[in-house]
Context: one part of a larger RNA
RNA sequence: GGCGUAUGGGGGAUGUCUUGGCAUCAGGAGGCGAUGAAGGGCGUGGAAGUCUGCGAAAAGCUCGGGGGAGUUGACAAACAAGUGAUGAUCCCGAGGUACCCGAAUUACCGCAUAGUGAAUUCAUAGCUAUGCGGAGCCAACGUGGGGAACUGAAACAUCUAAGUACCCACUGGAAAAGAAAGAAAAAUCGAUUGCGUUAGUAGUGGCGAGCGAAAGCGUAAUAGCCCAAACCGCGAAGGUUUCCUUUGCGGGGUUGUAGGGCCGUUCACAUGAGAGUUACAAAAUUGCUGGAUAGCAGAAUCUUUUGGAAAGUUGAACCACAGAGGGUGACAGUCCCGUAUGCGGCAACUAGCAAUCUCUCGAGCGGUACCUGAGUAAAUCGGGCCACGUGGAAUCCCGAUUGAAUCUACGAGGACCAUCUCGUAAGGCUAAAUACUCCCUGAUGACCGAUAGUGAACUCAGUAUGGCGAUUGAAAGAUGAGAAGAACCCCUGUUAGGGGAGGAAUGUGAACCUGAAACCAUACGCUU
Numbered sequence: 001g002g003c004g005u006a007u008g009g010g011g012g013a014u015g016u017c018u019u020g021g022c023a024u025c026a027g028g029a030g031g032c033g034a035u036g037a038a039g040g041g042c043g044u045g046g047a048a049g050u051c052u053g054c055g056a057a058a059a060g061c062u063c064g065g066g067g068g069a070g071u072u073g074a075c076a077a078a079c080a081a082g083u084g085a086u087g088a089u090c091c092c093g094a095g096g097u098a099c100c101c102g103a104a105u106u107a108c109c110g111c112a113u114a115g116u117g118a119a120u121u122c123a124u125a126g127c128u129a130u131g132c133g134g135a136g137c138c139a140a141c142g143u144g145g146g147g148a149a150c151u152g153a154a155a156c157a158u159c160u161a162a163g164u165a166c167c168c169a170c171u172g173g174a175a176a177a178g179a180a181a182g183a184a185a186a187a188u189c190g191a192u193u194g195c196g197u198u199a200g201u202a203g204u205g206g207c208g209a210g211c212g213a214a215a216g217c218g219u220a221a222u223a224g225c226c227c228a229a230a231c232c233g234c235g236a237a238g239g240u241u242u243c244c245u246u247u248g249c250g251g252g253g254u255u256g257u258a259g260g261g262c263c264g265u266u267c268a269c270a271u272g273a274g275a276g277u278u279a280c281a282a283a284a285u286u287g288c289u290g291g292a293u294a295g296c297a298g299a300a301u302c303u304u305u306u307g308g309a310a311a312g313u314u315g316a317a318c319c320a321c322a323g324a325g326g327g328u329g330a331c332a333g334u335c336c337c338g339u340a341u342g343c344g345g346c347a348a349c350u351a352g353c354a355a356u357c358u359c360u361c362g363a364g365c366g367g368u369a370c371c372u373g374a375g376u377a378a379a380u381c382g383g384g385c386c387a388c389g390u391g392g393a394a395u396c397c398c399g400a401u402u403g404a405a406u407c408u409a410c411g412a413g414g415a416c417c418a419u420c421u422c423g424u425a426a427g428g429c430u431a432a433a434u435a436c437u438c439c440c441u442g443a444u445g446a447c448c449g450a451u452a453g454u455g456a457a458c459u460c461a462g463u464a465u466g467g468c469g470a471u472u473g474a475a476a477g478a479u480g481a482g483a484a485g486a487a488c489c490c491c492u493g494u495u496a497g498g499g500g501a502g503g504a505a506u507g508u509g510a511a512c513c514u515g516a517a518a519c520c521a522u523a524c525g526c527u528u
Base pairs, nucleotide, nucleotide: 001527002526003525004524005523006522007521008520009519015513016478017477020448021447022445023444024443025442026441027440028439029437030436031137032136039101040100041099042055043054044053046079049075050074051073061095062094063093064092065091066090070083071082072081108134109133110132111131112130113129114128115127116126141172142170143169144168145167146166152159156206182189183188193220194219195218196217197216203211204210224429225428226427227373231251232250233249234248235247236246237245238244239243256407258372259371260370261368262367263366264365265364266363267362272361273360274359275358276357284356285355286354287353288352289351290350291349295343296342297341301316302315305312317334318333319323325337326336327335378402379401380400381399382398383397384396388414409424410423411422412421413420466471485512488500489499490498491497
C1' cells in the first nucleotide's frame, strides 16, 4: 500500500406519512365600478417584527338570529390589563364607519331641456346653467375589424401552416344564428343550434403536399312573432284661389294554397274565452311552497393480558335506516367528532305557484287592382368568402361604374336557355338544446406524494435572487404520545463539545423519524 471484518463519522438516498396540488362529476354563481371598483400605499394591538383582520368609529361599532363557558386571531410561550350566565369570545344576516393613491374626476365625452348669442337683420355656430348617462377592472368562452412567420411540400414561388398565433373594438351569462326570395327532385320536408352518421365520401388541389363538404337519416331541445306600406282619423309646418306637399301621433295590417287595403254582402260577438313580465305591450304588491346563507337532536362495552400508552390479545355483551370517514399515546360500529335518519329560522336573497293586476279577441263569398321594404336586385370590372386555388363557377359579401320589374311580378334549383318545381329579397325581435370556469359548495379518483404534484405543502412564493427595463425566478416538509426541550454533578483550551443523572426507549437531543451509497477514520486479520 491492497483486500476483508467490525465500530464510528459523513451524507441524505430509500421507506412510511401529508397540511398542498391535479383531474372529473353534480349544483350554484357568472360579474365588480363615480353610492368610487380591481389592485396597492400608509396606518391600526399594552407589546419590536411578519402574516391575518380592520380603517382615524381602524384584530373593530350597532341591530336581529344561532350558540352556551370561557375568552382578548397566528408565528408565540410568558407577562400586563381586562371581559363573560345582566349570556361574552365565536358563527350567520342586515346596517354604520371606511385615511391616501388608483377609471381618479373641481376633468372629459354624449343626450335632453332652458337661457344667452357672433361674423350677419332674422337665424345658426358658439357659450352658460340644470338634469340624466358613460368611463375603469376581470380567467376562459363569444361576435366583429386587422392579421403573420417558422413549418410541410423532403428545395421553392401557387399552395400549406391558418384566418391559427397575436393586436384592437364590443357584448352576454352565454354569445352568435334563427322563423325560408330555404332544402330537395321518389314524392316531399318545413326557423335556428348542437351531437352521431353520411364520410375521409362527392369534390378541390404546382390534381403535389394537402384541404374537404352538403342533403338525407337518427337524436337533444323546441316557439313563434313585431314593423314599413295601402286605407282612415287627429295635430303641426310649407306653398296656395280651390287644393297639394311634408311631417308627428293613433287606428289598420304583416303573407306565397299569396296576403292585406277599399267597396258590396252573409254569419258571429263578451255575465264569455285566452294570454302575460326571456321575444310577441308593460309595472307593482301580497300570500303560499321550496332553496341557499348560522344551526339542533342523533343508538350501542366492559373485562383480561403485553405494553410507556390498548383501539391489539383473551373472555363475555350490545346497537345498526348509523360497519362512510377522521381523531384519540399501536389496528375502535358501541371513547370523541361524525354517519343513517329526522328537525330548524328573525332579517335580507332567490325559484316556482296563486291572487290582485295588465293585455288581446272574428270568419266566409263576390268585386276592384290601391299596397306588399330602390340607387335595391342584377350586370361589367376588381377582390373576398363559400370544402370549391377562376375554373364551365352558380350562391353569398365588398369597392368602382351602371342600373330593373312591381303579382299577367320577382328570386332560386351549381354557366346559360326552356319546361317544371320551390320560395317571396332589399326592415326588426326571439327562450331551449351548445361553449367556458377567475369564483362558491358537495362528492369522487387502478391521480402525485416533497428532484413528484401548481412555479409555490414551509417564517411569511410570484418571495429571495438576476436584469436599467420589458421581465426572470428558486431552494426550503417530518423530535416526541406529551417539551416531559435535559434540574443537578463532573471534564475542558469554558456561549463549543463530552461524561453521569433524570426520563417507555436518548442509537427520538433540537444540524432531531427511517438513515443506503460515494468519501474519511480507528481496531483486528491476511497479504506485498
This is a predicted structure of a 528-nucleotide part of an RNA (large-subunit ribosomal RNA, domain I) from a Lacipirellulaceae bacterium.
The full RNA is in RNAcentral, with records from ENA.
Model confidence (mean pLDDT): 81 of 100.